Small-subunit ribosomal RNA from a wastewater metagenome, 1530 nucleotides, folded computationally.
């Protein structure tokens, strides 16, 4: 410090997630030791048991127990034991009691509390303070009781009652007393409710003990400590809490307190708080600190420390220096316990511990040795504070589980390309060490005081007594603990796990599984080759721990003060006016609040930072030091602020001037539409894509004239004007707002913004009353359609219009808040002014204001913006913080309503989104091409047959191919074979290959059984090479065992290769450069041209590659060469005839090599180009015709059944062999062909004619003979320019047929034959005779073809024993048409839109149905908290009363003063009752929302999405949605 994740890719916005640190933690697996810490976060739930606060005999009485002393008795070891008694004048002691001090500390907990709290800084001139320290003075004289105790008595108990006795440092009176208190007066200082001094009056003390010096007591003062009260500032969330408050705010008098104060009371006044957030609700103890962070901040408030609050719940006071009191009292309530039922007792949020709750948190331990506390003179006692130990890896820190050497890189494991690799110096082995654990031995620090004893001095004193304060010495005191630590012994011996390994993120393979099981923090993995699941091996990380979960901070600049944004991503209020608030021009002087400087103070300690030190180190502990903040005094005066005085530049006023659909009201006008009346006139009008509904013979429409009504204002008219926005458009008048220009007179900062507030605010809509021509939601009808609640048409009501009143919203948009200043230009336009010039007007120049366009810097994610900023700055306001749920629910406010404004959460997703890029697509556009259409010719679709496919059938009908691009396709030919299928019969190292111990042959012929395979026999006998003749090697055959063979079994979605298709379409890319943040662009676009990205020109491009073209083959012409088997002009021979023969090399032809065609020439057009058009010449003219040749890629296209091949599967079978069957089935459907339907024809005859290209030895097969024929016999010739197949056919000529199911057509069937073959039954082909079906030109639809083509005619070849209507070739005859590119299909280029990228066979919306989830409403029901009114009114304080009671004082007495009980009153907790509000839970039913597998209905949106979309509003409809009105362009 970043990373992953939206996309085909990119940049941005934006969320989600991860890596880090922490934790009082918990859970899973594992676990050696020690040190130091920490340990109920939940039920402030309930608690058994024990302990946690006592102490003082030097305050007092007393003496039950104990001890002592004394006496007596008994025992006997004659000085001890036991028992009993006595003793309180025992300088022992003490239960209980009186009294004093303590119990208000220490310890626990965090319920309450948003301020009576806390933190920090102050005040107290408004206060108190026990114990402690210091100072001064005093400590006098008396008195009356009472507990204990005794007796009596009540009660179950707790606990009392009555009588009697007694003491005090308990209680009371009196005396005295100041510098104390109260009141009054005066003076001084001062001017704060004050301080000091003086005078007068009144009031207020005491306690002794022991003893001779201490300690107590009282009064006053001072200090210290502690506490009270007050003030400033800070201190959570919600405004869906906006008003709160009657002791409330203030005053006066009284009361009260230690003290101020409405703290309390009576009266008076009506105040007080609040947008700087009162009141309410929710939550919460606060802080030092802790944690995180670079910091600023955020979160947190365990342990330790400070403060507060509480002690079963609520209330109350008493005592006291201090409490409204955790282990005190009283009352009420709930709960638990005891009870004799009458009544009582209790409070672990002290330490342990128990139950319960919970994911979860310890021992009913030891000790007062240390530190601290209470009491005491002290010894000492008490102390669950504390010191320690125990339990727990809960945390931090430290240590160990060994170290060195050790390769043949052992065994084993895992992987493997079978070679090896890895685990791995790891192990073993050898040599060492000894931390911890174990055993043995030694053994602490923490302890020093106080006190005791002894000692020499000092003070006091008569004293060497006693006492006091110091000093010296001695002895004593340890829970932890026989612990830490030290020494020794033995032995590598006893001590390693957890998580991860797809990316983020360090670390990879195998097997298993097969969208299953499972994983997952995010992205995501798993559907038969998973580095992602599970296991194993290996590797990585950390380590006595490791992972997971929860939580907090960080990363997150993702709430942005540091440090973000708002045109389109979320985000500018629809617009203005304006209170508060915030901010504010120039100059001078003053003040010193902000600001700055210096000094002081405070910020407890601990902690953190820095520097040191102590435990072997560290954690831990100790010492020193610094810092953000607050306060005080002093100083400075630039800036901000405040005050004073001025200025004119901001702002405003006055004057003059012109422009304008600015606003309101009244009036006026013409054109058009509709209606009414009348005339003319006749059959249609109207409407649409086409129609129909509708109107019309009762006279429409058309036309003429007159009239009526309402609404809107053509032309001008313009990115022109005005207005804050909404908005404003005929003309005139009246009233009225604002802006602008000129000059520079006046005021003198008067300004900007603006939360709340107020006003304006399109359309639709609402209310009341008018008006109503046209238009037109709803509605009706007609069409369209699968439907059509729409688009289209005919009608038509609200409404649209006016007046008044509501509503308050729009894509109210520049999707851009307002103001001010600054920052290059250019060019329009509107208003005004000035200048030059002119006789004048224009033109031209300059300035201001408004409104547009282009554009530089700058800015921006990009698009873009760019002086009218989205640039550079300042000020103020509003708003945003992932998508959905949702602008919804609830609440509140407004509204007549519709609804508006404000405005969540649960739940759910990992995205949603912006801009731009490349593609693809569009029922977008432009240009261009193609037998694409058109123009033509001939077909298919109808018939019969052939053939292929589907389907069906079957034991099997083997398999594959499925739009074009499967279907006469693989198959260039299924009777057996082929053959992969079925039935049956057989074989198992195999039909085939390699190795192979061993043995030897073999081939061939043949018998029997069997359907054959096969089985059992017989005959037969020995191959090749070399040889040293001994033999060796090889071939061939048999063959045990074992490796293995074999598979047309699966996967073409694991693959190679091959192929189809777009498409012979003209495209597809690269290097360098340039542009862009980038994906990418440019080049390749543009203007022309071409069949072509073909070429030319231009151009931030310049070049290049794969394609195009050319090079290759055939063909069209010619030349040269060669000349047999081909040819025959001339010469000769010869025949019935014939290149038959000699010969020839002319011709045809055959081959070989060349030539030829290039827009080369001429003319025109074009840009002087490329190129096009025409012409000449030429066999051929503009790529001459045809073929081969197929760019980058697309279709998971086809093929595992050509072949090859990974993986999986079968292995006496999914392999191999044989026989028979099947692939040939047949209701039907489709494709491709053949033959026809006839006269351009059919038949017969004559024969008379003319090809090309091929094939031939297991072959082609002539002549001749036989047969009607298929064919048979025969066998010449030919391995072919030689012989054969071989006859070409259409054509021509002659005759017949005469339009019909025929002399057309030939299916089907019968009979008789032929050929091939082991074999024609299933299931071949051919021949002859006979039979003679459908069919009379083919519906919708659809195919091919542009010239030697279509059409038509025959011939050949491959396959092949045989079988061709198929396929591949060959030639013969030989057309018609193309105006043209609007349309259909396909393609190319450019451009545009996009919500598509699996790319339109895309994406996607809503209802309905089902399941689940959370949530709103809901008759209500239940519960809780708080407030109000009233009733009751405990304890208690206060007040009153005083009939009851009463020791101290007064009084001779009676009695009095005072006090107490009682009673009364105010207040008062709990309780009761009542109505209203709030919160939570629940509730039949119900509303929408979300999420789900492939459900149903439509197709609203994205392209012009097929009616452009969207916004507001109204209305209608199963639903998306439609329509009306106004608006926006996204």
């Nucleotide at each position: 410090a970043g990373a992953g994740u939206u996309u085909g890719a990119u940049c941005c916005u934006g969320g989600c997630u991860c890596a880090g640190a922490g934790u009082g933690a918990a859970c899973g697996c594992u676990g050696g030791c020690g040190g130091c810490g920490u340990g109920c976060u939940u039920a402030a739930c309930a608690c058994a048991u024990g302990c946690a606060a006592g102490u003082c005999g030097a305050a007092c009485g007393a003496g039950a127990a104990c001890g002592g002393a004394u006496u007596a008795u008994a025992g006997c070891u004659u000085g001890c034991u036991a028992u009993a008694a006595u003793u309180g004048u025992c300088a022992g002691c003490u239960a209980a009691g009186u009294g004093g001090c303590g119990c208000a500390c220490g310890g626990g907990u965090g319920a309450g509390u948003a301020a009576u709290g806390u933190a920090u800084a102050g005040g107290u001139a408004a206060u108190a303070u026990g114990c402690c320290u210091c100072u001064u003075a005093c400590u006098a004289a008396g008195g009356g009781a009472u507990a204990a105790c005794a007796a009596a008595u009540g009660g179950a108990a707790a606990c009392g009652u009555u009588u009697g006795c007694u003491a005090a440092u308990a209680c009371c009176u009196u005396a005295u007393a100041c510098u104390c208190c109260u009141u009054a007066u005066u003076a001084a200082c001062a001017g704060a409710a004050g301080u000091u001094a003086a005078u007068a009056a009144g009031g207020g003390a005491a306690a002794g003990a022991u003893u001779u010096a201490u300690u107590g007591g009282u009064a006053a003062g001072a200090g210290a400590u502690u506490a009270g009260c007050c003030u400033g500032u800070a201190u959570u969330g919600u405004a869906u809490c906006a008003g709160u408050u009657a002791g409330u705010u203030g005053g006066u008098g009284g009361g009260g307190u230690a003290a101020u104060g409405g703290c309390u009371u009576a009266c008076c006044a009506a105040g007080a708080c609040u947008a700087u957030g009162a009141c309410a609700c929710a939550u919460a103890a606060c802080u030092g600190g802790u944690u995180u962070g670079a910091g600023a901040g955020g979160a947190u408030g365990a342990u330790c420390a400070g403060u507060c609050a509480c002690a079963c719940u609520g209330g109350a006071a008493c005592u006291g220096a201090g409490a409204c009191a955790c282990g005190g009292u009283c009352c009420a309530g709930a709960c638990u316990c005891c009870u004799a039922c009458g009544g009582g007792a209790g409070g672990c949020a002290g330490c342990a511990g128990u139950g319960g709750g919970g994911a979860a948190u310890c021992u009913u331990c030891c000790g007062c040795a240390a530190u601290g506390g209470g009491c005491g003179a002290a010894a000492g006692c008490c102390u669950g504070a504390c010191g320690g130990a125990g339990c727990a890896a809960c945390g931090c820190c430290g240590c160990g589980u060994g170290a060195g050497u050790g390769a043949u890189g052992a065994c084993g494991g895992c992987c493997u390309u079978c070679g090896g690799g890895u685990u791995g110096u790891a192990a073993a082995a050898c040599u060492c060490u000894g931390u911890g654990a174990u055993c043995c031995g030694g053994g602490a620090c923490g302890a020093a005081a106080a006190g005791g004893c002894a000692g020499a001095g000092u003070g006091c004193g008569a004293a060497g007594a006693a006492c006091a304060a110091a000093c010296u010495g001695c002895a004593u005191u340890g829970a932890c603990g026989g612990u830490a630590c030290c020494g020794g012994a033995a032995a590598a011996g006893c001590a390693a796990g957890c998580c991860a390994c797809g990316g983020c993120u360090a670390a990879c393979u195998a097997c298993g599984u097969g969208c299953c099981a499972g994983c997952a923090g995010c992205c995501g993995c798993g559907g038969u080759a998973a580095u992602a699941c599970g296991u194993a091996g290996g590797u990585g990380g950390c380590a006595a721990g490791c992972g997971u979960u929860g939580u907090c901070c960080g990363g997150a600049a993702u709430u942005a003060u540091u440090g973000g944004g708002c045109g389109u991503a979320a985000a500018g209020c629809g617009c203005g006016c304006g209170c508060a608030g915030g901010c504010g021009g120039c100059u001078u002087c003053c003040c010193a609040a902000g600001u700055c400087c210096c000094u002081c103070u405070u910020a407890a300690a601990a902690g953190u930072g820095c520097g040191g030190g102590g435990c072997u180190u560290a954690a831990c502990c100790c010492c020193g030091u610094g810092a953000u903040g607050g306060g005080a005094a002093g100083g400075a005066a630039a800036c901000u602020g405040g005050g004073a005085a001025g200025c004119u530049g901001g702002a405003g006023u006055a004057u003059c001037g012109g422009a304008g659909a600015g606003g309101a009201a009244a009036g006026u006008g013409g054109a058009a539409u509709u209606c009414c009346u009348a005339g003319u006139g006749u059959a249609g009008c109207g409407g649409u894509g086409a129609a129909a509904u509708g109107c019309g013979u009762a006279g429409a429409g058309a036309u003429u004239a007159g009239g009526a009504a309402g609404a809107a204002c053509a032309c001008c008219g313009g990115u022109g004007g005005c207005g804050a926005a909404g908005g404003c458009g005929a003309c005139u008048u009246u009233c009225u707002g604002g802006a602008c220009g000129a000059a520079a007179a006046c005021u003198g900062a008067c300004g900007c913004u603006g939360a709340g507030g107020c006003g304006c605010g399109a359309a639709a809509g609402c209310g009341u009353g008018g008006g109503g021509a046209g238009c037109a939601a709803a509605c009706a009808g007609g069409a369209u359609u699968a439907g059509a609640u729409a688009c289209c048409c005919u009608g038509g009501u609200a409404g649209u219009c006016c007046a008044c009143g509501c509503c308050g919203u729009a894509a109210a948009c520049g999707a851009u808040g307002g103001a001010u200043a600054c920052u290059a230009g250019g060019u329009g336009u509107a208003g005004g002014a000035g200048g030059u010039a002119u006789c004048g007007a224009c033109c031209c120049c300059u300035c201001c204001u408004g409104u547009g366009c282009c554009g530089g810097a700058g800015u921006u994610a990009a698009c873009g913006c760019a002086a009218u900023a989205a640039g550079u700055a300042u000020c103020c306001c509003g708003c945003c913080u992932g998508g959905g749920a949702a602008g919804u629910a609830c609440g509140a406010u407004c509204g007549c309503a519709a609804g508006a404004u404000u405005a969540a959460a649960a739940c759910u997703c990992a995205a949603a989104g912006g801009a731009a890029u490349u593609g693809a697509c569009g029922g977008g556009g432009g240009c261009c091409c193609g037998c694409a259409c058109a123009a033509g010719c001939g077909g298919u679709g109808g018939a019969g047959u052939a053939u292929g496919u589907g389907g069906u059938u079957u034991a099997a009908u083997u398999c594959g191919a499925c739009g074009c691009a499967a279907c006469g396709c693989g198959a260039a030919g299924a009777a057996c074979c082929u053959u992969a299928c079925c039935a049956g019969g057989u074989c198992u190292u195999g039909a085939c290959a390699u190795u192979g111990a061993u043995c030897g042959c073999g081939a061939u012929c043949u018998g029997c059984a069997g359907a054959a395979a096969u089985g059992c026999g017989g005959a037969g006998u020995u191959c090749u090479u070399c040889u040293u003749c001994g033999g060796a090697a090889g071939a061939c055959g048999a063959g045990a065992a074992a490796a293995c063979a074999g598979g047309u079994g699966g996967u073409g979605c694991a693959c190679g290769g091959c192929u189809g298709u777009c498409g012979u379409c003209a495209g597809c890319u690269c290097g360098u450069g340039u542009c862009g943040u980038g994906a990418g662009a440019u080049g390749u676009u543009g203007g022309g041209u071409u069949a072509a990205g073909u070429c030319c020109c231009g151009c931030a491009a310049c070049g290049a590659g794969c394609g195009c073209a050319a090079c290759c083959c055939c063909u069209a012409u010619c030349a040269u060469u060669u000349g047999u088997u081909a040819c025959c002009a001339g010469c000769a021979c010869g025949u019935a005839a014939a290149g038959g023969u000699g010969g020839g090399g002319a011709c045809u032809c055959a081959a070989a090599u060349g030539a030829g065609a290039c827009c080369g020439c001429c003319g025109c057009g074009g840009a002087c180009a490329a190129c096009g058009c025409g012409g000449a010449g030429g066999a051929a003219g503009g790529c001459g015709g045809g073929g081969a040749c197929g760019a980058c890629g697309u279709c998971a296209a086809g093929u595992c059944a050509u072949c090859a091949u990974g993986c999986c599967c079968c292995u006496u079978a999914u392999g191999a062999c044989c026989u028979g069957g099947g692939c040939u089935a047949c209701a039907c459907a489709c494709g491709u062909a053949c033959u026809a339907c006839a006269a351009u024809g059919g038949g017969u005859g004559u024969c008379a004619a003319c090809a090309a290209a091929g094939a031939g030895a297991a072959g082609c097969g002539a002549a001749c003979c036989c047969g009607c024929g298929a064919g048979g016999g025969a066998g010449a010739g030919c391995a072919a320019a030689g012989c054969u197949c071989a006859a070409a056919a259409a054509c021509a000529c002659a005759c017949c047929c005469c339009c019909a199911g025929u002399u057309c057509a030939g299916a089907u069937c019968g009979c008789a034959g032929g050929c091939u073959g082991c074999a024609a039954c299933c299931c071949g082909c051919c021949u002859g005779c006979g039979u003679g079906a459908a069919g009379u030109a083919g519906g919708a639809a659809u195919c091919g073809c542009u010239a030697g083509u279509a059409a038509u005619c025959g011939c050949g070849g491959g396959u092949c024993a045989g079988c061709a209507u198929a396929c591949c070739g060959c030639g013969g005859u030989g057309a018609a048409u193309a105006c043209g590119u609007u349309c259909c299909c396909g393609g190319g280029c450019c451009u545009u839109g996009u919500a598509c990228a699996c790319a339109c066979c895309g994406c996607c919306c809503g209802u309905c149905a089902c399941a689940c989830u959370a949530u709103g409403a809901g008759a209500g029901u239940c519960a809780g908290a708080a407030a109000c009114a009233c009733c009751c009114g405990a304890a208690g304080c206060c007040g009153g009363u005083g009939a009851g009671g009463u020791a101290a004082c007064c009084g001779c007495a009676a009695g009095g003063a005072g006090c107490c009980a009682g009673c009364c009153g105010u207040c008062g907790a709990a309780g009761g009752c009542g109505g209203a509000g709030c919160u939570g839970a629940u509730g039949a039913u119900u509303g929408g929302a979300g999420u789900g597998a492939a459900g149903u209905c439509g197709u609203a949106a994205c392209a012009a999405g097929g009616u452009a979309g969207c916004c507001g509003u109204a209305u209608c409809g199963g639903a998306a949605g439609g329509u009306g009105c106004g608006g926006c362009u996204g």
The RNAcentral record of the sequence draws on SILVA. The coordinates come from a structure-prediction model, not an experiment, and the mean pLDDT is 83.